[in-house]
Context: one part of a larger RNA
RNA sequence: UGACGGGGGCCCGCACAAGCGGUGGAGCAUGUGGUUCAAUUCGACGCAACGCGAAGAACCUUACCUGGGUUUGACAUCCCGAGAAUCCCCUAGAAACAGGGGAGUGCCCUUCGGGGAGCUCGGUGACAGGUGCUGCAUGGCUGUCGUCAGCUCGUGUCGUGAGAUGUUGGGUUAAGUCCCGCAACGAGCGCAACCCUCGCCUUUAGUUGCCAGCAUUGAGUUGGGCACUCUAAAGGGACUGCCGGUGUUAAACCGGAGGAAGGUGAGGAUGACGUCAAGUCCUCAUGGCCCCUAUGUCCAGGGCUACACACGUGCUACAAUGGCCGGUACAAAGGGCUGCAAACCUGCGAAGGGGAGCCAAUCCAAAAAAACCGGCCUCAGUUCGGAUCGGAGUCUGCAACUCGACUCCGUGAAGUUGGAAUCGCUAGUAAUCGCGGAUCAGCAUGCCGCGGUGAAUACGUUCCCGGGCCUUGUACA
Numbered sequence: 001u002g003a004c005g006g007g008g009g010c011c012c013g014c015a016c017a018a019g020c021g022g023u024g025g026a027g028c029a030u031g032u033g034g035u036u037c038a039a040u041u042c043g044a045c046g047c048a049a050c051g052c053g054a055a056g057a058a059c060c061u062u063a064c065c066u067g068g069g070u071u072u073g074a075c076a077u078c079c080c081g082a083g084a085a086u087c088c089c090c091u092a093g094a095a096a097c098a099g100g101g102g103a104g105u106g107c108c109c110u111u112c113g114g115g116g117a118g119c120u121c122g123g124u125g126a127c128a129g130g131u132g133c134u135g136c137a138u139g140g141c142u143g144u145c146g147u148c149a150g151c152u153c154g155u156g157u158c159g160u161g162a163g164a165u166g167u168u169g170g171g172u173u174a175a176g177u178c179c180c181g182c183a184a185c186g187a188g189c190g191c192a193a194c195c196c197u198c199g200c201c202u203u204u205a206g207u208u209g210c211c212a213g214c215a216u217u218g219a220g221u222u223g224g225g226c227a228c229u230c231u232a233a234a235g236g237g238a239c240u241g242c243c244g245g246u247g248u249u250a251a252a253c254c255g256g257a258g259g260a261a262g263g264u265g266a267g268g269a270u271g272a273c274g275u276c277a278a279g280u281c282c283u284c285a286u287g288g289c290c291c292c293u294a295u296g297u298c299c300a301g302g303g304c305u306a307c308a309c310a311c312g313u314g315c316u317a318c319a320a321u322g323g324c325c326g327g328u329a330c331a332a333a334g335g336g337c338u339g340c341a342a343a344c345c346u347g348c349g350a351a352g353g354g355g356a357g358c359c360a361a362u363c364c365a366a367a368a369a370a371a372c373c374g375g376c377c378u379c380a381g382u383u384c385g386g387a388u389c390g391g392a393g394u395c396u397g398c399a400a401c402u403c404g405a406c407u408c409c410g411u412g413a414a415g416u417u418g419g420a421a422u423c424g425c426u427a428g429u430a431a432u433c434g435c436g437g438a439u440c441a442g443c444a445u446g447c448c449g450c451g452g453u454g455a456a457u458a459c460g461u462u463c464c465c466g467g468g469c470c471u472u473g474u475a476c477a
Stems, first nucleotide, its partner, number of pairs: 001477002003474003007471007015461002019425005026316008034307002042053002064302007073127001077126002079123005086103006107116003129291002132289003138285002140280003143276001145274001150189006156165003169180003195268004200236007209226003214223002239262001242256005318418001322377006335364002339358002344353003384415001389410007431453007
C1' cells in the first nucleotide's frame, strides 16, 4: 500500500421487511448429469454451465458409428499430354463409384502447320486438406463484478524509502454531483449531457390515410374537403427558470404556482482502470505440436431422439373470479414474388379446388383473445384435467419405420394447490390475455418483439446477501 475480520461509523441496491404471483408435489416439453450403446459428435459447470453455442438434428446439417469407395485428392496455384464445353442412353450397384454407347462442335489470333482463353479427362510432384491437440502460447469477440462510482496522471510539497498528499474533512447528490474548507494547483478516463423511442404544442405536407359540414352509398363507397385523427420531417417545450421556507450569504433540500410533463419526465443505447490464467483454437484468424493410402475426402444406412434414475428451465392443470355453447365489440407491431393469398365451392376438420387483389398507409394472412350479453353445468376426480393408447386421415418433402407437425373418432392416466427449501417483481410494473417475427420445405410450450385488461405493498434498515467511502486490528500478500 492492499486484502481480510462472527471490528467500528456513514450510505446504497426487490438485499431484507411489507405485498402479489410462482418454483419445489403431478403430467408433458426441453437442457444437463448419470447409465446404456457400434455411436449415443463436441463444447459450456457456483453466482456468471444446464429452452446455453443450436434464430429450426427425418436425408442434408454432422463434426459420431457401421459398411462400401478413393489417394494431387471435395477445394487453390503451377507444369506436361489429350479432348471444346455440354447433353442423352444402357449395364452392375444401397449410393458413391465403375464399365460401355451415341449426339456435338463454339470464341480470339493465324503463315492454315498451329497457338491462346475457358472447361473436362489423364499424369507428375511441389502442395492441398484436418470441426485433430493446446483458450495455460495468442488476436478478435463475449460474460462477470457493475451503469457500481470509481481509476489515474502532470507539476508542487512531505517522507531515507515503499509511499503519502491531491481523492481526506463539513454539507449535499442517483453520481469523485456540486458547494465550502484544506500544501496543494490543475488535468485525463469514467458520472452527467450530446443520440434514439414515448408523452404536449406549432409549422410544412394530404395519398394509399382522415370525414366536421354538403350531396351520395350496402360500405369514406363516390363527389368534395385537409378542419380533426393519423402519417413523417423540421422546430418549440423543463432550466430548480419563478414564489415561500430551511440551510453557512453556499451547494442543495422541502412545499407551492403555472404546466401535457417537475426536479434524471419514462424507457433504451452507452459498460472507466481492472478482476476471474473466466469462456471460445467447433464462427473467423493464428504460433507450436500431430495426421498425410489417413486424424484427409466421397457415399449409403444408423446415431445425436437410447432410459432403473437425479437436477435445472418451462408449458398445462388441479377448477365455479371456472368449464362448455351461442351472440357481439375494441389493438399494436411486424411479414408477404419460386411470396401473402380473398370471394366462392367440397370436407365435421386438418385441408383440397379456385384464383380476384397485392412488390403493399391501397391487397392478403387477419379471427385479436381475455372483456361484455344470454344459456347450461352445481362441487363431483366432475361437462375439471388432458397424459397415454387404438383407429382413420391431411400437409410438407426424393423419403415421415427408427424420428415431423396437424385433424377427426374413441380412450380417458396422474393431479383436489404441493415438505425442507427457493425465485421474480416498486407502475402501465407484477399478474393475466391474445397477436407478430427471425430461423425455416416441414417442425416452437423456446427466443425476440407487440399491444389489451390491469393490481397490492414499502413502517423501516435490527437482521440475511452484494456493493461504496472513512477508520481500526492483523503472525496474510

Predicted 3D model of a 477-nucleotide part of an RNA (small-subunit ribosomal RNA, 3' major domain) from an uncultured bacterium.
The prediction has a mean pLDDT of 84.